[in-house]
Context: one part of a larger RNA
RNA sequence: UGACGGGGGCCCGCACAAGCGGUGGAGCAUGUGGUUUAAUUCGAUGCAACGCGAAGAACCUUACCUACCCUUGACAUCCUCGGAAGCCUGCAGAGAUGCGGGUGUGCCUUCGGGAGCCGAGUGACAGGUGCUGCAUGGCCGUCGUCAGCUCGUGUUGUGAAAUGUUGGGUUAAGUCCCGUAACGAGCGCAACCCUUGUCCCUAUUUGCCAGCGAUUCGGUCGGGAACUCUAGGGAGACUGCCGGUGACAAACCGGAGGAAGGUGGGGACGACGUCAGGUCAUCAUGGCCCUUACGGGUAGGGCUACACACGUGCUACAAUGGUCGGUACAAAGGGUUGCGAGUUCGCGAGGACGAGCCAAUCCCGAAAAGCCGAUCUCAGUCCGGAUCGGAGUCUGCAACUCGACUCCGUGAAGUCGGAAUCGCUAGUAAUCGUGAAUCAGAAUGUCACGGUGAAUACGUUCCCGGGCCUUGUACA
Numbered sequence: 001u002g003a004c005g006g007g008g009g010c011c012c013g014c015a016c017a018a019g020c021g022g023u024g025g026a027g028c029a030u031g032u033g034g035u036u037u038a039a040u041u042c043g044a045u046g047c048a049a050c051g052c053g054a055a056g057a058a059c060c061u062u063a064c065c066u067a068c069c070c071u072u073g074a075c076a077u078c079c080u081c082g083g084a085a086g087c088c089u090g091c092a093g094a095g096a097u098g099c100g101g102g103u104g105u106g107c108c109u110u111c112g113g114g115a116g117c118c119g120a121g122u123g124a125c126a127g128g129u130g131c132u133g134c135a136u137g138g139c140c141g142u143c144g145u146c147a148g149c150u151c152g153u154g155u156u157g158u159g160a161a162a163u164g165u166u167g168g169g170u171u172a173a174g175u176c177c178c179g180u181a182a183c184g185a186g187c188g189c190a191a192c193c194c195u196u197g198u199c200c201c202u203a204u205u206u207g208c209c210a211g212c213g214a215u216u217c218g219g220u221c222g223g224g225a226a227c228u229c230u231a232g233g234g235a236g237a238c239u240g241c242c243g244g245u246g247a248c249a250a251a252c253c254g255g256a257g258g259a260a261g262g263u264g265g266g267g268a269c270g271a272c273g274u275c276a277g278g279u280c281a282u283c284a285u286g287g288c289c290c291u292u293a294c295g296g297g298u299a300g301g302g303c304u305a306c307a308c309a310c311g312u313g314c315u316a317c318a319a320u321g322g323u324c325g326g327u328a329c330a331a332a333g334g335g336u337u338g339c340g341a342g343u344u345c346g347c348g349a350g351g352a353c354g355a356g357c358c359a360a361u362c363c364c365g366a367a368a369a370g371c372c373g374a375u376c377u378c379a380g381u382c383c384g385g386a387u388c389g390g391a392g393u394c395u396g397c398a399a400c401u402c403g404a405c406u407c408c409g410u411g412a413a414g415u416c417g418g419a420a421u422c423g424c425u426a427g428u429a430a431u432c433g434u435g436a437a438u439c440a441g442a443a444u445g446u447c448a449c450g451g452u453g454a455a456u457a458c459g460u461u462c463c464c465g466g467g468c469c470u471u472g473u474a475c476a
Stems, first nucleotide, its partner, number of pairs: 001476002003473003007470007015460002019424005026315008034306002042053002064301007073125001077124002079121005086103007107114002127290002130288003136284002138279003141275001143273001148187006154163003167178003193267004198235006208224002212222003238261001241255005317417001321376007333364003338357002342353004383414001388409007430452007
């Protein structure tokens, strides 16, 4: 000087407390451990691994296993020789592949040949998701959006080092003020960026419709440019104003005006560093290793196994509910190998025909919870839907291993969950539906969108994590 203390002081955070809803019990989905297996590919492992890499394993993916094949190789550069390339097709085989048949003669040319492509050969080489993340780059997680981390000169100390950065106030903040052997400065904080909340200007179609006319009652048409919206530019908030407290400061408390008030809400943004944190399987890369195989191709299987254990979720256990009928109101997205209106067939998943739309124009598209009625009357039920049987639909060469969905039947556990434990402070929690990426098909996951919309916070003694000062230390 740090680190540590079941030392002290001050302060903060959904850290506790106050509340609301869960998890832990059930069934299922999903990930992991374990076990099993020819293989169940690999990685991630307290917080910070476990719906994680994977924004989507039937084949492919695929890295794993089994079997059958190839050896200058599926891919790159160079050399020699031959042939245009390509297209059609037979036989064997699970296929890779092997053995054949036919067709085709292009482009440039100095007429030697050349470019491109295909085949054969030789060796230099290719290739490796093989090992090492404790050799690395890059990227990322984490402490933590915590308020800290440092430097130059000066000064003090023999020196390590200190001072500055400590102190008194204040702040979300090393934020600012005052004091001060320090004076300044840098990286962080804040602001500048995006979005949302108010208003103004400009623009007026595909969007809008106040007033006027028409109307098939649909902004549908004429028309309008007000309003909504859209999307470009601006205004607006700065403790600016008033009162009080304070040290005549910084600031704090209250008020006015205002759409918004003291960082208005949300996002992007992550200092010096820590964890030899994670990743050699995104990629790149040193070293090591394989080279008729640890490389390459194909078919089938596996990653989907199942006594069990854990994590994360979904659905429930019902009446604030289930079922049936009627009826209202979104936002944000996506669409041409695509979205598909409408008509029609089917109980349905869907099928047939197919308008319009490269989309503020057309389509996906029904929002759901809600509201109005009817019914069920506390029951393992008209709750709950697992499981199983049968019949189908769709995608796709192909749904046996191993897809999703529909219909009929079946109707399991479950009556609110032990110890323990998680999230959340406002348009939040809870609850309700909607969309997208990936994607042929395959979400209860992920990311985004809106609808309805709470309760509670006395307080900082205690638990956890963190910041500053101080103290002890046989630790570095």
RNAcentral holds the full RNA, with entries from ENA and SILVA. This is a predicted structure of a 476-nucleotide part of an RNA (small-subunit ribosomal RNA, 3' major domain) from Billgrantia gudaonensis. Lineage of the source: Bacteria > Pseudomonadati > Pseudomonadota > Halomonadaceae > Billgrantia. Its mean pLDDT, the model's own confidence on a scale to 100, is 85. Its Rfam family is "Bacterial small subunit ribosomal RNA".